[in-house]
RNA sequence: GGUUAUCAGAGAGGUUGCGACCAACAAAAGUAAUGUAAAUGAGUUUGCCAAAAACAUUGAAUUUGCAUGAAAGGGGCGGUUGCCGAAAUAUUACUGAAGGCAAAGUAAUAUUGGGCUAGCAAUUAAUAAUUGUUAGACUGUCACGUAAACGUGGUGUGCUUUGAAAAGU
Repeated sequence: GGUUAUCAGAGAGGUUGCGACCAACAAAAGUAAUGUAAAUGAGUUUGCCAAAAACAUUGAAUUUGCAUGAAAGGGGCGGUUGCCGAAAUAUUACUGAAGGCAAAGUAAUAUUGGGCUAGCAAUUAAUAAUUGUUAGACUGUCACGUAAACGUGGUGUGCUUUGAAAAGU
C1' cells in the first nucleotide's frame, strides 16, 4: 500500500419508498337506531356457541307503512412527523373474565429489495382500499460476460462509504 470472514458510524433506492397522527371532504346512508300504526304470536339480550342473570302473552322477536335520523372501521387530496426490515404476512406460545372459538396485544421463528399493471381468492356497503397467490414489464443494487450500450443470474443480516482491528501476503 492493497485485501479481508469481523466491529462501529454515516448514507442511497422512490416525487405513489414504508408507517403514525391531524383537519376538512366524499361515500357509508336515507343504512343502523328511536317513535308511531297495523299484521303476527314466543322468544330476546354479548362477535359466535354454551353457562349465568335479566326482560317478555300488561305482547318478545319479525314484516310493512309514516316521521326523525347517526356513527365507527376503511378511503383520495393536503399538512406534520418517525424511519430505510422501514414495514407487512404466516405459524407457534402466552395474556384476561364463567368454558371454547374468533378478534386484539406481546414474544419467537420463517418469508418478502421496491413500487406498478392484470387474473383468482379472502375481508368489506363498495367494482374503493388492504392481504395472499400467479404472471408481466419497470426500477435499485451486486456478480459475471464487457471499454461501454446491452445481456444473464442473484437479492436487504444485502449494497456504498468512513474509521478501528486480528491473521496472511